[in-house]
Context: one part of a larger RNA
């Protein structure tokens, strides 16, 4: 000198764009953050309402059903594995980069081919009974489906046996053939045409699993480590390879090119600095990983061993009729605590994106906006011109004067800002639809009006005098100042630097 997610002191006019719990992965009141589909299904409600009956002629009751862009507790489907948060753990099961998968999976989406035949039994909701303070549970009866089950059908797909070809060679891989075995399905909307769904198979796209070479912090005051350990055979398991697991067999495997142990730490793109080489950092944004009170486990599913799912244990907290129940902000706000320190319990689904739906649409604290904070960067302003009797005041003085100083006053001008009034967007491709927002912006009027501080002045280092103090009080980054004439302390005048900031502290090059 540069930099910062900064903090502290003094000061503070405006705008744009960013950024904002670095500490306790501490505990959390309250609200919201994942739903959607009635064009899968039965049922119920609401609404419309033919008809019929009564009538005081106003109306009341009844209530068929092609009324309905209506509502939904339940069954069912899809989603909830994305999006959002945090960095505790992890030194390698991570990550970056190079490859492999002849060892693999893939819902939704795209392309292609074929199919969609027949039958069955339940069950929620509901109604009843019972237990319980509640949470909830048990039981009897009844019922639908794109829920569930059975049979049939079956190819270029799967599995088994056999044959054959390619491959340097071989296999469970590839090509081709024979035989055998197992394995599918669902309907809905519409007047119809048709549309949307369903099943199987092949290919693709995108996504993922696994393996692998190389790189990836400190300590040797850590030198030996290892029994599923290293390899083989067989079996199990997985989508798949593999000690992944098990049985048996062999005795291996790693290590000064640092094993093992200990400490620290999420990694990268990047960011800061530097001429570079390097050094430091990993906040915001993007990619990957890990985690979801702590520890463990599986279920469902294309995908999880699942933040707002389940089960068990633990700690904590809440409710309780003491028998038992319930909860998990490292989502967005917000609270307490900790701390030098970090914001609103805001608005909107208008845009973008996501989920569901045929669609209308619904949901979305993702996101878009607004609020708070000089926390950072950038921009603008606090006026401009003239004005000498060099006024007054202050300070210094050799008492002549010097300086403050064109500074002020005064005269003329301007209106960025400010205030008031009027108009007023784009962002929305196509009919409508704008949270932001009566915002940005534009026009008119008023009037210099509403707006300057902070640090320093011995040398480094730009800027000096007076008074006070008297090794005291104090200053200080280093050298060092202060003991009676202090340019170094304190105050004043003046000066220098930067300027809505200026200094200090911390960290880093």
């Nucleotide at each position: 000198g540069g930099a910062u997610g900064a903090a502290c002191g003094c000061u503070g006019g405006c705008g744009g764009c960013g950024u904002g719990c670095c500490u306790a992965a501490u505990a959390c009141a309250u609200g919201c953050a994942a739903g959607u589909c009635g064009a899968a299904c039965g049922a119920g409600g609401c609404u419309c309402g033919a008809u019929u009956u009564c009538u005081u002629c106003g109306g009341a009751a009844u209530g068929a059903g092609a009324u309905g862009u209506c509502c939904u507790a339940g069954u069912g489907g899809c989603g909830a594995a994305c999006g959002g948060g945090u960095g505790a753990g992890u030194a390698a099961c991570g990550u970056g980069u190079u490859g492999g998968u002849g060892a693999c999976c893939u819902g939704c989406c795209c392309c292609a081919a074929a199919g969609a035949g027949g039958g069955g039994g339940a069950u929620a909701c509901c109604a009843g009974u019972u237990c319980g303070a509640a949470a909830g549970a048990a039981u009897u009866g009844u019922u639908u489906a794109u829920a569930c089950c059975c049979c049939a059908u079956a190819a270029u797909g799967u599995c088994g046996u056999c044959g054959u070809g390619a491959u340097u060679g071989a296999a469970u891989a590839c090509g081709u053939g024979a035989c055998g075995a197992a394995g599918a399905a669902a309907g809905g909307a519409g007047a119809a045409a048709u549309c949307c769904a369903c099943u199987u198979u092949g290919g693709g796209a995108g996504g993922g699993g696994c393996c692998u070479g190389c790189g990836u912090c400190c300590c040797a005051u850590c030198a030996g480590c290892u029994a599923g350990u290293u390899g083989g055979u067989a079996a199990g398991g997985u989508a798949a390879u593999g000690g992944c697991u098990u049985a048996c067999c062999a005795a291996g495997g790693c290590a000064a090119u640092g094993a093992c142990g200990g400490g620290u730490a999420g990694g990268g793109g990047a960011c800061c600095u530097g001429a570079g080489a390097g050094g430091g950092u990993g906040g915001c944004c993007c990619c990957c990983c890990a985690c979801a009170a702590u520890g463990g486990a599986a279920c469902u599913g294309a995908a999880a061993c699942a933040c707002g799912g389940u089960c068990c244990a633990u700690a904590c907290a809440u409710c309780u009729a003491c028998g038992g129940a319930u909860g998990g902000c490292a989502g967005c706000a917000g609270u307490a605590g900790g701390g030098a320190a970090u914001a609103u319990u805001g608005c909107u689904u208008a845009a973008u994106g996501g989920g569901c739906g045929a669609a209308a649409g619904c949901c979305u604290g993702a996101a878009g906006c607004a609020g708070c904070a000089a926390c950072g960067c950038c921009g603008c302003g606090u006026g401009c011109a003239c004005g000498a009797u060099g006024a007054a005041u202050g300070u210094c003085u050799u008492c002549g004067g010097a300086u403050u100083g064109u500074a002020a006053a005064g005269u003329g001008c301007u209106u960025u800002u400010u205030g008031a009034g009027a108009g007023g967007a784009a962002g929305a491709g196509g009919a409508a639809g704008g949270a932001c927002g009566g915002u940005a912006c534009u026009c008119u009027c008023a009037g210099a009006a509403u707006a300057a501080g902070c640090c320093u002045c011995g040398g480094c280092u730009a800027a000096c005098u007076a008074c006070g103090u008297g090794c005291c009080a104090g200053c200080a980054g280093c050298c060092g100042c202060g003991g009676u004439a202090a340019a170094a302390c304190g105050u004043a005048g003046g000066a220098g630097g930067c300027g809505a900031g200026c200094g200090u502290u911390a960290u880093u090059c």
Small-subunit ribosomal RNA, 5' domain from a metagenome, 509 nucleotides, folded computationally.
The coordinates come from a structure-prediction model, not an experiment, and the mean pLDDT is 82.
The full RNA is in RNAcentral, with records from SILVA.